[in-house]
Order: sequence, then structure tokens, then C1' cells
RNA sequence: GGCCGGCCGGGCGACCGCGUGGACCAGGAGAGAUCCGACGUCCCCGAGGAAGGUCCGGGCUCCGCAGAGCAGGGUGGUGGGUAACACCCACCCGGGGUGACCCGCGGGACAGUGCCACAGAGAAGAGACCGCCUCUCUCUCCGCGAGGCGAGAGCGGUAAGGGUGAAACGGUGGAGCAAGAGACCACCAGCACGCCGGGUGACCGGCGUGGCUCGGCAAACCCCGCCCGGAGCAAGAUCAGACAGCGCACGCUCGAGGGCUGCUCGCCCGAGUGCGCGGGUGGAUCGCUGGAGGCCGUCGGCAACGGCGGUCGUAGAUGGAUGGUCGCCCCCGUCCUCCCGUGAGGGAGUCGGGACAGAACCCGGCCUACAGGCCGGCCCGU
Repeated sequence: GGCCGGCCGGGCGACCGCGUGGACCAGGAGAGAUCCGACGUCCCCGAGGAAGGUCCGGGCUCCGCAGAGCAGGGUGGUGGGUAACACCCACCCGGGGUGACCCGCGGGACAGUGCCACAGAGAAGAGACCGCCUCUCUCUCCGCGAGGCGAGAGCGGUAAGGGUGAAACGGUGGAGCAAGAGACCACCAGCACGCCGGGUGACCGGCGUGGCUCGGCAAACCCCGCCCGGAGCAAGAUCAGACAGCGCACGCUCGAGGGCUGCUCGCCCGAGUGCGCGGGUGGAUCGCUGGAGGCCGUCGGCAACGGCGGUCGUAGAUGGAUGGUCGCCCCCGUCCUCCCGUGAGGGAGUCGGGACAGAACCCGGCCUACAGGCCGGCCCGU
């Protein structure tokens, strides 16, 4: 100078205030045991690393559901972890960095379709703009002549060289040719196939053969593998209160429906039940916080994590509590003043500041915000 990981995120005291719970208490219910308990007093406890965004995944609840498939959505290297995941761990491949380490929306581009801006002649079974070359014609000059040098035009050949571009259909050398070209040869690179070896696997290494070379984009459609029912605690349930009923269907002993039960059978209850429209209420209680929980030890595992043992344990509001003031201290910054020091600087006082943000059914993640600070490991240079 840098890389990675873990942790904290003000402390103490006083006073006032808010919320849950507990104790006491006026009182109430009851034959009693006992139960409930307003106001008040006292006591205990009372936000986070992200409680946030609500982006994934699950638990839980209600509704739906024979099975299979279509549509739609998600996902995407391999192996593992997990309740599950788009998360985590390890590894592979590709890329970046001297390095610690970091990054990758990382299946398929010979299944098909499509796209590749600008520039450029040509953007995918391509292409002749300049250049190079053969031939033909014309012209100038030279030559007695046959013909030759040069210039221009035209028909062709050529993918070596130049030029354009993010990308132009392998690279170097040779041989070859009118000039050239994997058209041919050697080596190299790459691809495909086969065999051998290593690995659970992604993949890696080696040998041989082949046509000699087939561009990129799937975060374009698409194809392939795998996964996915819907809605959410305002879920849902009970009680109280209030209101206004109406329609349809099936039933009333030839029995709808319900209970017992995991199901069937069976037994029992049984006159209403179900759906829709309309109307009313919008109060209370439950759900509601102990859970895939934290910590320590040990064992297995590279690790994520798992097994076993021990131990710890207090938010549960519902217009929504968890706060405010003061004092001392702590941390950071610095205008000014003073002191020390040759100096960089240090000390004291004063002043200013101390973030992001706040539970609302509960967990596992991801992402985002954050004043300031602490610890550990590693790399490079000197």
C1' cells in the first nucleotide's frame, strides 16, 4: 500500500412518561370451594443488525384437487448442505490481478426461424474497392522488321498484401503457380470422432484418425432437463351485538343433512340444509409467540452442515407502547484560546456532532441504508 473474514454500534445514574404481565385493593358472581376484577399503588420486563424493501423459499390457516396432459411461470456448470430456495459450501470451466483474491443471468448456435448498427466491395456456405496476374484492343515512344518499354480500357483469374469493422471463413514456413489459394506438404492452434488413464461428477491428461477449419447473439423466438394448485393473520375460529328479508335447489320416515371413525360397513341424532342476492355489525377473545431457537462442549465432514450431551430463556401493541429531560463519562471533528516541542506534532479548555432506522403470525435467505469503532488472517513492496 492492499485483499478477505468476524464483531460492536454508546455506558452509568436521577426524575418524568408509555405498554404487556404479576401482587394488593373497591366491588361483583356463586350454596360453597372458588372465580372475575375497574381506578390506583408497587414490582418485573419492554426493538434491530438491518426490525426496512417485500425480492425469493418454507411453516401455519382457509379454499380447491382422481390421474395424466396442455397453457403459463420459474430455474439452468458439477457434487453436496437444507424444511425449502433464485440461498450456502466445495470443486470445474472462462475472464481479471505481480499477488492475497475477485468476477461470471455458466444447458443447447450441425432441430428450425431470426438478428449482426455504423463503416465497408462483401456480415455467413460471403466478397474483387485498391492491389497482383494472363489475354484482347487502343495510344505514345523505340526498332528496317519480328517485336519491345510504358499508359489506358475491357473480358476474366486471384482471398497472398492494403483498406473497413466488435467480428472478414485458421497461423508460420515451404513447395507450387501467369498471379494465387489447405488446392498440396511439415509443424502449431482449434474442432469432431475413437481408444487409454484419472475423477462420484462437471472435467482433466495422453495417443490415434479425419475433413483440413463449420463466426457471434438464446438478457431474440425457440429446443431440452428439472420444479411449481390458489389466496393470505384484514389467513382462520368463537362469542356478543345489530338488521329485513327475498329467490333457487334438495328434503321431512321412500329421510336432505349431521355426529362417532383415517376410510368403508355399522350405530346414533334428525327437519331442515345448501347456494345466491340483499341488509346489518365492524366490538371482544383466540390465533400470538418455545422455534427448522441461541450458546458451550464433543464427534463426523475440507466446508456449508449434521449427530449427541449440557445449558439459557420475559416485546406481543391494534390509531398501534418501547420515549423525554438533566448530570457525569466515552467516541469523532475542529473555529478560537492556552501550554509543551527546533519541527512534523502532542496536551488542556471551549464549541459542534454521535448514524441508518424502528417489531405487528413466525422462521431461512437475498438486497438495500448506516456516524463511528474493534479484532483476526493473508498478499505485495522496502

This is a predicted structure of a 382-nucleotide RNA (Bacterial RNase P class A) from uncultured Nocardioides sp. The coordinates come from a structure-prediction model, not an experiment, and the mean pLDDT is 76. The organism belongs to Nocardioides, within Bacteria. Of the family's consensus pairs, 93% are formed in the model.